Context: one part of a larger RNA
């Protein structure tokens, strides 16, 4: 791990409530008696009900409050005893599960100190004090050589420890092995016997050790401690069906009340829609208030700098109140002001059948059936972690699969079709069956069901099939100027004279700067467009002619493209592939779902037996209803011993299902069914 067995909402007591039953000449006994025992039977004490109101005296269909029958409160009535289900309380209270705490005992054969008595440490090295002799001294000190054998001395076995590495890691071993390694005459090591006990001991002190157990040993008991926590909680079918919110909480993953589900009643008749009438101050808008903001005018005050002895006066490209004109802004501004929403009223129910004749359609009327909303109660659950999308907002960076409110939707608790795949997006709500039909979203070249459909544009980028500011004679559309009396571009030629205009200047001659910008010749030519010179010169343009021969210049708002565009396996149409099979507009077909329809079956509700009609039958937490089965037991002890019980194996039939029934085989002695009880 698998298989089998066992395994979890119980029992008691007194309540609440629903259903069923007995009695209702109201109901009913308790302790106790009874008896071999359990019943029967006896026992009426007591309990509930029969009248309430008031704190009470009390009064009474009323009573209390009160000066008051002014008003108001409560009342003006009502069974009871059992059984069964559900449910709150008390108890272990659905079940398993702590770490702990308290009491009484057992442990120092492990280990920590201590006590008593024993044992034990190869070999080698170093060479303290002291002493002896020589030298030395007045005597000492001192010094040399010997002798000597000290030490928590040195090297190193036994012994003892445990610093490193490897092996081992379901080991040979619940701590070892191998190779190195520390101490090894000492605070050494070790044998035997003994001492100290858990609110404690012992500790060269690590919270270490106290029998593989130590921030408080072990054993038994209190004890089924408690667990707002985790896991588990066993057969079927049918009906309904949530919440993840508010307030409060030593509260935040728990509870209480409300909200919301179920079930069972009472009363009412709506709901949706249309129309009408309301109040409000949001969007928008506005500047009349409160604030804020720019420019200009007038103006006064200040600054600055003049003048005046002073008073004052006039100046100012400075600052600025107030006021006028123009132009803006606001969640906490409003002279204004919607759409929705909300409240009230009015009108009008929806589907089907029937009266109903008579060919069809529509409307009105009478009758019937079904569905549909709300109110107030009884009983009794779950929920109180929500998620994303849309809309109006706050926070954030108008970031987040971010966070927080409001109004909706979906998921949650929802399958099916579409979006390649994809809880929350789009379509659509699955009672069952069918090799029937019609559609929705979305599709119709192939993968892949259905038009390589139609008309008319656009796109050439594989854009389509990821992205911005910015960039560009890409291309489609509109307007307009010029143009065979020759445009636009190119090329050839001219582009002059007064004049070097004047002024200024060292110079200023078209071309530093300033003013003016005329006249003449002419086809045309500026008192000069850009270079250039010190100034001239030179080159060039405007403007004109010739050449040549057809379009060309400017502009507008847009459609579709291009560029901008660099990432780690190839990976940004689902793939093939596509110039439409891309994209805009228009049109007709067709495919496409558990949607709708058709045919047949089942269930629930109205609804009580059938028939019939209409409506309904997705579902988690959860509520309600109806059933199946195992084991034990009561009763009949019945069927059944080779003519074969239970069990087991296969098959058949049957029931919506849990299941049930039966033939056959096996098996070899127990043991059904009906109606009950317990579990």
């Nucleotide at each position: 791990g698998c298989c089998g067995a066992c395994g979890a909402c119980u029992c008691a007591u007194a309540g609440g409530u629903a259903g069923u039953g007995g009695c209702u000449u109201g109901g009913u006994u308790a302790a106790g008696g009874g008896a071999a025992a359990c019943c029967a039977c006896c026992a009426g004490a007591g309990c509930c009900a029969u009248a309430g109101c008031g704190a009470a005296a009390g009064u009474g269909a009323g009573u209390c409050u009160u000066c008051a029958u002014a008003g108001g409160g409560c009342a003006a009535u009502u069974g009871u005893c059992a059984c069964u289900g559900c449910u709150g309380a008390u108890a272990g209270a659905c079940u398993c599960g702590a770490a702990c705490c308290u009491g009484g005992g057992u442990g120092a054969u492990c280990u920590a100190u201590c006590c008593a008595u024993g044992a034990u440490c190869a070999g080698g090295a170093u060479g303290a004090a002291g002493c002896u002799u020589g030298g030395g001294u007045a005597a000492a000190a001192c010094u040399a050589a010997g002798u000597g054998g000290a030490g928590a001395u040195c090297c190193g076995a036994a012994c003892u420890g445990a610093c490193u590495g490897a092996u081992g890691u379901u080991a040979a071993a619940g701590a070892a092995u191998c190779a190195g390694u520390g101490g090894a005459u000492g605070a050494g090591u070790u044998g035997u016997g003994g001492u100290u006990a858990g609110a404690g001991g012992u500790g060269a002190a690590a919270u270490a050790c106290c029998a593989c157990u130590c921030g408080a040993a072990c054993c038994c008991a209190g004890a089924g401690c408690u667990a707002g926590c985790u896991g588990g909680u066993u057969c079927u079918c049918c009906c309904c069906g949530a919440a993840a919110u508010g307030c409060a909480u030593u509260g935040a993953g728990g509870c209480g009340c409300a909200g919301u589900a179920g079930u069972u009643g009472u009363c009412u008749g709506g709901a949706c829609a249309u129309c009408u009438a309301g109040g409000g101050a949001u969007a928008a808008a506005g500047c009349a208030c409160u604030g804020u903001u720019u420019c200009g005018g007038u103006a006064u005050g200040g600054g600055c700098a003049g003048u005046g002895a002073g008073a004052g006066u006039g100046g100012u490209a400075c600052c600025a109140a107030a006021u006028c004109g123009a132009a803006g802004c606001a969640a906490a501004c409003u002279c204004u002001g919607a759409a929705u929403a909300c409240u009230a009223g009015a009108u009008a129910u929806g589907a089907c059948c029937u009266c109903a004749a008579a060919a069809u359609a529509a409307c009105a009327g009478g009758g019937g059936u079904c569905a549909a909303g709300g109110u107030c109660g009884g009983c009794c659950a779950g929920u109180g972690a929500g998620a994303c999308g849309a809309u109006a907002g706050g926070g954030g960076a108008u970031a987040a699969c971010c966070u927080u409110c409001a109004u909706c939707g979906u998921c949650g608790a929802g399958a099916g079709g579409g979006a390649a795949a994809u809880a929350g997006c789009c379509c659509a709500g699955a009672u069952c069956a069918c090799c029937a039909g019609c559609u929705a979203a979305g599709g119709c070249c192939c993968c892949u069901a259905a038009a390589u459909g139609a008309u008319u544009g656009c796109u050439c980028a594989g854009u389509g099939a990821c992205a911005a500011a910015g960039g560009a004679a890409a291309u489609g559309g509109g307007g307009u100027a010029c143009a065979g009396a020759g445009a636009c571009a190119g090329c050839c030629a001219g582009g002059a004279g007064g004049u070097u205009u004047g002024c200024c200047u060292a110079g200023a001659a078209g071309c530093a700067a300033c003013c003016a910008c005329c006249c003449u010749u002419g086809a045309a030519a500026g008192a000069g467009u850009a270079u250039g010179u010190a100034a001239u010169a030179g080159c060039u343009c405007a403007c004109u002619g010739a050449u040549g021969g057809a379009g060309c210049g400017c502009u507008c708002a847009u459609g579709c493209g291009c560029u901008g565009a660099a990432g780690a396996u190839g990976a940004a149409c689902g793939g093939g592939g596509c110039u439409a099979a891309g994209u805009g507009a228009u049109c007709u077909g067709u495919c496409g779902a558990a949607g709708c329809u058709g045919u047949g079956g089942g269930a629930u509700g109205u609804a009580a037996a059938a028939a019939u009609a209409c409506a309904u039958c997705g579902a988690u937490a959860g509520g309600g209803g109806a059933g199946c089965c195992u084991u034990c037991u009561a009763c009949c002890u019945u069927a059944g011993a080779a003519g074969g019980a239970a069990g087991c194996c296969c098959c058949u039939g049957u029931g919506c299902g849990a299941g049930c029934a039966g033939u056959g085989a096996u098996g070899g002695a127990c043991g059904a069914a009906c109606c009950g009880g317990a579990c």
The prediction has a mean pLDDT of 81. This is a predicted structure of a 679-nucleotide part of an RNA (large-subunit ribosomal RNA, domain II) from Olea europaea var. sylvestris. NCBI's taxonomy places the organism under Eukaryota, Viridiplantae, Oleeae, Olea, Olea europaea subsp. europaea. Its Rfam family is "Bacterial large subunit ribosomal RNA".